[in-house]
RNA sequence: GGCUUAUAGAGAAAGACGGAGGGAUUAGACCCUGCGAAGUCUUGGCAACCUGUGCUUACAAGGUGCUAAAUUCUACUGGAACCGAACCAUUGAUUCCGGAAAGAUAAGUU
Numbered sequence: 001g002g003c004u005u006a007u008a009g010a011g012a013a014a015g016a017c018g019g020a021g022g023g024a025u026u027a028g029a030c031c032c033u034g035c036g037a038a039g040u041c042u043u044g045g046c047a048a049c050c051u052g053u054g055c056u057u058a059c060a061a062g063g064u065g066c067u068a069a070a071u072u073c074u075a076c077u078g079g080a081a082c083c084g085a086a087c088c089a090u091u092g093a094u095u096c097c098g099g100a101a102a103g104a105u106a107a108g109u110u
Base pairs, nucleotide, nucleotide: 001110002109003108004107005106006105007104013043014042015041016040017039021032022031023030026075027074028073029072044067045066046065048064049063050062051060052059053058071102076099077098078097079096080095081094083092084091085090
């Protein structure tokens, strides 16, 4: 890296270095950011999966992970409501409920 399965509206920040971007990718929206972005390091914290204890709600924090906002939201698709265009064939906007895809993490596997 590939494959399979599971999960996501919960939770958890300070310091040093750094010096302009960041929120995965493309587009749009929105947001964070010189009251200091990304990144690196230190210390802390959280508890999703594995693990251990308990034995069923919980605890621990060893492994991985995480520590702004729902995976920030939308995009593809099914349905519902409502408002239009059009007039029997359809079509557009908005809102809501699902699904898929993509990405993320874990466990297993190759």
Source information: The prediction has a mean pLDDT of 81. The RNA shown here (SAM riboswitch aptamer (S box leader)) has 110 nucleotides and comes from Pedobacter hiemivivus. Its Rfam family is "SAM riboswitch aptamer (S box leader)". Gene Ontology term of the family: regulation of gene expression. The organism belongs to Pedobacter, within Bacteria.